Context: one part of a larger RNA
């Protein structure tokens, strides 16, 4: 280290539980608000942080009612109270109080704050305080010239429903533009408990209905529509409900007024009258009160907190009884909850009954506004910029169409009852109605809210985001986003006391309790993960970690044995051996080095709706079937009954008229098409489709409403900043010079997008950093640094928009269109994932088409059912016969085309011929023809095999049609026939087989496809296939005959070519007249052949009758060689030797040719008459094949109740049968504290999903059967959440300014405190402000967590304390940019602009200094000395208005001089001074000397004079950047208030807010105690020009390992 067992930790699954949710039902309510809402801020308790309640009367006050013994909320403590028989707490109703903000309303504002006016009061002038009133708009009244006064109303909030204004896009159409989505989302205005609509200028059709709204149906019909996708009525019918009315006008009267013609007309107001289509009314005449709706009053009922309410005991177990057992009782109450386990009779309740204030609602009664009739028809009235029409839109089912109807932006423009409108263009007839005014319940929609209840909804990763102090913590500038987190026990009985320990940490005892492994990290307590103990194994041995076999060791039961021991069986371990490359997905194909997963637990994906369509099954009825809405009963739904509107079917054909078992075409009685010769319909369940998000997760985008300029870009207003040094423009002056200029020189002067260089700003180079110190920095080096410079504060510009010295840069770490919410579950022909079991069958990767090629439709192939048919036909196979055909092959004087050689020969070229003519030659080209050879996918005189068609016979059992449901439409390799390619490819495209795909097994070492062979399960075995038989490794070192010598070969590459390797065969030559080889010898002469050449002599080259001679033989020479000769050889010949030798061709096996990257190899060892190769033969091995035995499931047959036969590989996919989980109903009159569920072991059963029994744990619920309903099964989705590993005790611990020693405290000291040294900063790393933070400040206590370590320490935790102002800053004063905004203007709405005015600092504007004091504050307290302003009183002076002032740029120069530094300066007195002494050190107080300053007055203007005041904070020197003055330049440089506009004295008054602490940082912005960023002021000494640099003072630090 591995396996096993036991026992713990960690963790929080599972089970059980439910305070909380979800979805509904029935009632109610449907608003609240200027009498101040919703929502908040701040307060309020004896102690009080939070929640709840409440409001300065503050967990409450008053009255009435209820109730009755305890109470002072959550909330368990202490203290202190109230009450007990009715005035406690508590409950109900009605009142009182009700701070501040908020519509917010006196004015203002950065919500919860500031500041006013008027009246009154304290009070009395200022100041302060209290109470009341004081906004705007609209309407009315009074008054009106304008103003004003009084009264009333509105404003804002709120979930959905409703009406109106305005109005998208994604998406769908497989693209997209009309169209769709959709009048949806969003925005805006308005109203109510409902809203809207509404009493016909309506429908209809020769019949009728009679306002509106809603439901069912009509109907997915009529229609509309790139006639695409889609959109889509109405009438009629059945129901719910039910309700009708009022004005204007004509006419009459009155009042006012106008005109005048003086009694008429006009106008206005009021009253009467009158309200419609069979026209009505006015008018004229006649006549007269009957039906019925609404407000108020009364009665009854209803309604609050409430009252009252029956009936049980014992036994057993147990901690506890409600359980068990036994015996009872009540019930108009057996709903429910609680009580120490499961209770009708213990408690709360419940049924029934009762009581009861106002309001509400309902019924009844009373009252009674309003309202009606008949006849006549001359005249009058009956809704005008209207109806209609034209143009352009919109709404209707209707997209401009033939387009009626409604509506209206512009234009035009009627009629008047003998009128007008409508009936789908229009016209006529006919019918219906009476526009241009208005009101109107119910039936309908919704639920923020209240009460009562329900549930085959969830049970803490579920159900609301939220069971818990949740819209909280936290994130973000903001809009906005948005968690986690339940359980001790019956009862706290919550562990007295002891011990260990530094310990109030933690633990061990003791005690409580039924239980403490129930101990506030608490029920159960799984897994990952981390330990401990015991048994076995493991240190010469390699790998998917298993499986099969199995030695040894250890343990247990039983048996035998006296015992030792032995044996069977079982368990733990597992040496050694055989075989063996995970899972998923995607693929032609994955161990793949292709995807996904660290592990565990929980969650996580084909669902639901619809009168939709279709099919199957089951059931009802059947030529019929069936109800929908609704109604009734009831306990709300449901159930039941009623309800026949409507739908489907029973009749079709035709474009239609139409006809009809037929009809249409047609002249037709031909003929043909479509029909007829019956079966449907309703419901339930299941399969599939459609419309909906439609299996889940996933975009980039589009649209719409908002939120952002604290970052950054630009701009506006107002402030601030830039050490020091250098250069030396213009101008000016002087001198020279000129006629005068010009010009030159010298001074002066101080310009500049001038120069060098700090602060400041930027970011050039290099390095570091890169899980950083830092989500952009550090170090070094750079650029600008008086300018187009940098910067603070306050503002402006906003998303197709801004801003941009322009990079597509920037707009909050986001930019070729920000961010947030919504449309929205956009869409995704794409990727990924998609959860239990068994059984049967089982594909495809092809064709056609496709803006199509990785998608889809139809066909093909699969499955399930029905039908046909029961072997007669169609399918398939074999055999025979009969056919069609033009492939393979073959052929070509058989065509077309191509073609070798030859012959013959037209034609042409060339040459010759003295010109022309005639000719001749030709190894030139060549038609036709002949001979010969040979070719073709698009040649055929020919022409198979196979396949196809048909018939017959035999065999087999399929084939076909219809219907439901698919998947597939990426294929791959290999053999054969071809195309393309290179007769290349593991290439590509077809055809035809096989296999893989979807196929395991054996062989080929390994190896989808090759060879063999198709796995239902188990087994002792047997026979074979391919292939094998020396060992690994099962089986022959088998037999016969050969070959190979190369380890060729032994299963894996190889060629041209080379080869005297070797075996076999054939032909041929030489040879006893002596071959071949070796050895000995010769190899000559003409001649150095001729030519050529410098030379060429056999041997550079050329030529030749390559000749001739001598010979046994010898080439005008086969090689070597020389400059050329020479020389050495060969051919050839003789001798010697004595039997075979040579050549050519065919063929087997070998050899060379033969080079690749980590170490080789046939799989290895190895093998040579073989263990190689060839041929033949015999035997054996060898698979999941076949056989045997047994079994399972399915199918068929026989005819039986048991035999026989067959089948059972499988992806996509189809079909069938089951298991488990959660809940429901019924039954078991089931189980359970004598122990349920859950957890964890063991044994058994089932093919399996799973089930049963039992031990331990657990401590309260659970099951079986049948049926039903589903949030119904996980290993994977870079899944979601939580927990735990790994890397790993590894990296790191955040500036390399640095520590050391001693002492103290303490459980413990590198870090705390003190002391002594050392080091660092010192234009800061020191000091003071502003912003921002918000208690971090000080003191005491503490050390769990926080601090990158420890900690006694701390910016940590707990408690207490701390911020004092007329003068500092802000307000009560002012205005800038900007904002708001009476008036006014514009705009669908929301809203936008904007004058007066208000607001708004970064600016203007009255006033204080020094010292002392606290643990912590000080210009604030104290001391001292000042000053400003207001009021009152007194005294005194003067009164218009205004001007003016306030009031401003850059740069430069000068003057003055505050600070700082240096120097100088009198005295008295007191205190401190460690053990002693001292003052010259330090400090306090005082004097006012030195001195500063110098009024009146005088003055020759130089001064004299000296009051008053200051005075150690002084004086002198040096001397700024502040102040003042001046010069100069061009770019020409805020506004308003205030001031102006008395004085003197005395007295009185002076409000609100801030004030702690940090503040270049550990307290701000950066997620951090972060090397970054952050505006202003001071900033000593030495060096130096300097704020550079280095060192240093005061002061502060050594950077938390």
């Nucleotide at each position: 280290g591995g396996c096993g067992c036991a026992u713990g930790g960690u963790g929080g699954a599972u089970g059980c539980c439910u305070u909380g949710g979800g979805u509904c039902u029935g009632a109610g309510a449907g608003g609240c608000g200027a009498u101040g809402a919703a929502g908040g801020a701040c307060g309020u308790g004896g102690u009080a942080a939070g929640c709840u309640g409440c409001g300065a009367u503050a967990a409450g006050c008053u009255u009435c009612g209820g109730g009755g013994a305890g109470c002072c909320g959550c909330a368990c403590a202490c203290a202190g109270g109230c009450a007990u028989u009715a005035u406690a707490u508590c409950c109900g109703a009605a009142g009182a109080u009700u701070u501040c903000c908020g519509a917010a309303u006196g004015g203002g504002a950065c919500a919860a704050c500031c500041c006013a006016a008027u009246a009154c009061a304290c009070u009395g002038a200022a100041g302060g305080u209290g109470u009341a009133u004081u906004a705007u708009c609209c309407g009315c009244u009074c008054c009106u010239a304008a103003a004003g006064a009084g009264c009333g109303g509105a404003a804002g909030c709120c979930a959905a429903c409703c009406c109106g204004g305005a109005g998208a896009a994604c998406u769908g159409a497989a693209a997209c533009a009309u169209c769709u989505a959709a009048g949806u989302a969003c925005c805006c205005g308005g109203a109510g408990g409902a809203a809207a609509a509404g009493a016909a200028a309506a429908c209809a059709a020769u019949a009728g209905u009679g306002a509106u709204u809603c439901c069912c149906u009509g109907a997915g019909u009529a229609g509309u529509g790139g006639c695409g996708a889609g959109c889509g009525a109405a009438a009629a019918g059945g129901g719910a409900a039910g309700a009708g009315c009022c004005c204007a006008a004509a006419c009459u009267u009155a009042u006012u007024u106008c005109g005048c013609g003086u009694g008429c007309g006009g106008a206005a107001u009021a009253a009467g009258g009158g309200u419609u289509a069979u026209a009505g009314g006015a008018c004229u005449g006649c006549a007269u009160u009957u039906a019925g709706a609404g407000a108020c009053u009364g009665u009854u009922a209803u309604c609050a907190a409430g009252u009252a309410a029956a009936a049980u005991c014992a036994u057993c177990u147990g901690g506890a009884a409600a359980g068990u057992u036994g015996a009872g009782c009540c019930g108009u109450a057996g709903a429910g909850g609680g009580u120490g386990a499961u209770a009708g009779c213990c408690c709360c309740g419940u049924a029934c009954a009762c009581a009861c204030a106002a309001a509400u609602u309902a019924a009844c009664a009373g009252c009674g506004a309003c309202g009606a009739g008949c006849a006549g028809u001359a005249u009058c009235c009956u809704g005008a910029g209207u109806a209609g029409c034209g143009c352009g839109g919109g709404a209707c089912c209707g997209g401009a169409g033939a387009a009626a109807u409604c509506u209206u932006g512009c234009g035009u423009g009627a009629a008047u009852u003998u009128g007008c409108c409508a009936g789908c263009a229009c016209c006529a007839u006919c019918u219906g109605g009476u526009a241009a005014g208005g009101c109107u319940a119910a039936a309908u929609a919704c639920u923020c809210c209240u009460c009562a209840g329900a549930c085959a909804c969830c049970g803490a990763u579920a159900g609301u985001g939220a069971a818990c102090c949740a819209g909280u913590a936290c994130c973000g500038u903001a809009a906005g986003g948005g968690a986690a987190a339940g359980g001790u026990g019956a009862a706290a009985a919550g562990c007295a006391c002891c011990c260990c320990g530094a310990a109030c940490a933690g633990g061990g005892g003791a005690g409580u309790g039924a239980a403490a492994u129930a101990g506030u990290a608490c029920c159960u307590g799984a897994a990952a993960c981390c330990g401990u103990g015991c048994g076995c194994c493991u240190a010469c041995a390699a790998g998917c970690g298993g499986u099969c076999g199995g030695a040894g060791u250890c343990c247990g039961c039983c048996c035998c044995g006296c015992a030792a021991g032995g044996g069977u069986c079982g368990g733990a371990u597992g040496a050694c051996g055989g075989c063996g490359u995970g899972c998923c997905u995607u693929u032609u194909g994955c161990a793949u080095a292709a995807u996904g997963a660290g592990c565990c637990u929980a969650c996580g994906a084909g669902u639901u709706g619809c009168u939709c369509c279709u099919c199957a099954c089951u059931g009802g009825c059947g030529a019929g079937g069936u109800u929908a809405a609704g109604u009734u009963c009831u306990u709300a739904u449901a159930u039941a009954a009623c309800g026949g509107a409507g739908c489907c079917g029973a009749a079709g054909c035709g474009a239609a008229a139409g006809c009809g078992a037929g009809u249409c075409c047609a002249a037709a009685u031909a003929g043909g098409g479509c029909g007829a010769u019956u079966a449907g319909u309703c419901a339930g369940u299941g399969g599939g489709g459609g419309c909906a998000g439609a299996c889940g997760c996933g975009a980039a985008a589009c649209u719409u409403u908002g939120u952002g300029a604290u970052c950054u870009a630009u701009c506006c207003a107002u402030g601030g900043g830039c050490a020091g040094g250098u250069u030396g423009a213009a101008g000016u002056u002087c001198u020279g010079g000129u006629a005068a200029c010009a010009c030159a020189g010298a001074a002066u002067g101080g310009a500049g997008g001038a120069c060098c260089g700090a602060a400041c700003c930027c970011g050039u180079u290099g390095a570091c950093g890169u899980u950083g110190a830092a989500a952009a920095g550090u170090c070094u080096u750079g650029g600008g640094a008086u300018g187009a410079c940098c910067u603070g504060u306050g503002g402006a510009u906003a998303g197709g928009g801004g801003u941009g010295a322009a990079a597509g840069g920037c707009c909050a770490a986001u930019c070729a269109a920000a961010c947030u919410g919504a449309g929205a579950g956009a869409u995704a022909g794409c990727u990924c994932g998609u959860u239990c079991u068994c059984c049967c069958c089982g594909a495809a990767a092809u064709g056609u088409u496709u803006u199509u090629a990785g998608g889809a439709a139809c066909a093909g192939c699969g499955u399930c059912g029905c039908a046909u048919u029961u072997a007669g036909a169609a399918g398939u196979g074999u055999a025979u016969u009969a056919g069609a055909g033009g492939u393979a092959g073959a052929g070509c004087u058989a065509c077309u085309g191509a073609u070798u050689g030859g012959g013959c020969u037209a034609g042409g070229g060339g040459g010759c011929u003295u010109c022309a003519c005639c000719g001749c030659c030709u190894a030139c080209c060549a038609a036709a023809c002949c001979c010969u050879g040979a070719c073709a996918a698009a040649c055929u005189c020919c022409g198979a095999a196979u396949g196809c068609u048909a018939a017959u016979a035999c065999a087999u059992a399929u084939c076909u049609g219809c219907g439901g449901c698919a998947g597939u439409g990426a294929g791959g390799c290999u053999g054969u026939g071809g195309g393309c390619g290179c007769u290349a490819a593991g290439g590509u495209c077809c055809a035809u087989g096989g296999c893989c795909g979807a196929g395991a097994g054996g062989g080929a070492a390994a190896u989808a496809a090759c060879c063999c062979a198709g796995a239902u399960u188990a087994g002792c075995a047997a026979c074979u296939a391919a292939g094998g038989u020396c060992c690994c490794c099962a089986a022959u070192a088998c037999g016969u005959a050969g070959u190979u010598a190369a380890g060729u070969u032994g299963a894996a590459c190889a060629a041209a070519c080379g080869c005297g390797g070797u075996g076999g065969g054939g032909c041929u030559u030489c040879u006893a007249u002596a071959a071949c080889a070796g050895c000995c010898a010769g190899g000559a002469u003409g001649u150095u052949u001729g030519c050529u050449u410098g030379g060429a002599a056999g041997c550079a080259g050329c030529a030749a009758u390559u000749c001739a001679u001598u010979u046994a033989a010898a080439g005008a020479g086969u090689g070597c060689g020389u400059a050329a000769c020479a020389g050495c050889u060969c051919a050839c010949u003789g001798g010697u030797c004595g039997a075979g030798a040579g050549g050519c061709c065919c063929u087997g096996c070998a050899c060379g040719g033969a080079a690749a990257a980590u170490g080789a190899u046939c799989g290895g060892g190895c093998a040579u008459c073989a263990a190689a190769c060839u041929a033949c033969g015999a035997a054996c091995c060898g698979a999941a094949g076949u056989u045997c035995u047994a079994a399972a499931u399915c199918c068929g047959c026989c005819c039986u109740a048991g035999g026989c036969g067959g089948a059972u590989g499988g992806u996509a996919g189809g079909g069938g049968a089951g298991c488990a989980u959660u809940g429901a109903a019924a039954u078991c009159u089931g189980c359970a504290u004598c122990g349920a569920a859950g957890g964890u072991g063991u044994g058994g059963c089932g093919c399996g999903a799973g089930c049963c029994a039992u031990g331990c744990u657990g401590g309260a619920g659970c099951g079986a059967u049948u049926u039903c309903a589903a949030a119904a099964g996980a290993a994977a989705a870079u899944g979601u959440a939580g927990g735990c590993a790994u890397a790993a005790g590894u990296a790191a611990c955040g500036a390399u300014a640095a520590a050391a020693g001693g002492a103290g405290u303490g459980a413990a000291a590198a870090a705390c405190u003190c002391c002594u040294u050392c080091g660092c900063c010192g234009u800061a790393a020191g000091u003071c402000c502003a912003a921002g933070g918000u208690u971090u400040c000080c003191u005491g206590a503490u050390c769990a967590a926080c601090g990158u370590u420890a900690a006694u320490c701390g910016g940590a935790u707990c408690a207490g304390g701390g911020u004092u102002a007329g003068u500092c800053g802000g307000g009560u004063c002012c205005u800038u940019a900007g904002g708001c905004a009476a008036a006014c203007c514009c705009g669908a709405a929301a809203g936008g602009g904007g004058u007066a005015g208000c607001u708004g600092a970064u600016g203007g504007a009255a006033a204080a200094c020094a010292g002392g004091u606290u643990a912590a504050u000080a210009u604030u307290c104290c001391u001292g000395u000042a000053c400003c302003u207001g009021c009152u009183a007194u005294a005194u002076a003067c009164u218009a208005a205004a001007a003016g002032u306030g009031a401003c740029g850059g740069a430069g120069a000068g003057c003055c001089g505050u600070g700082g530094c240096a120097g100088u300066u009198a005295c008295g007195u007191c205190c401190u001074g460690a053990c002693g002494g001292a003052a010259u050190a330090g400090g306090g107080c005082g004097u006012u000397g030195a001195g500063u300053a110098g009024a009146a007055c005088c003055u020759u203007c130089g001064g004299g004079g000296g009051a008053c005041a200051c005075g150690a904070a002084a004086c002198u020197g040096u001397a700024a950047a502040a102040g003042c003055u001046c010069u100069u330049c061009c770019a020409a440089g805020a506004a308003a208030a205030g001031c102006g506009a008395g004085u003197a004295u005395a007295g009185c008054g002076g409000c609100c807010c801030g004030u702690a602490c940090c503040g270049u940082a550990a307290a701000c912005c950066g997620a951090c105690a972060c090397a970054g960023g952050u505006g202003g002021a001071c900033g000593g000494g030495a060096u130096g020009a300097a704020u550079a640099u280095u060192c240093u003072a005061a002061g502060g630090c050594g950077c938390u390992c």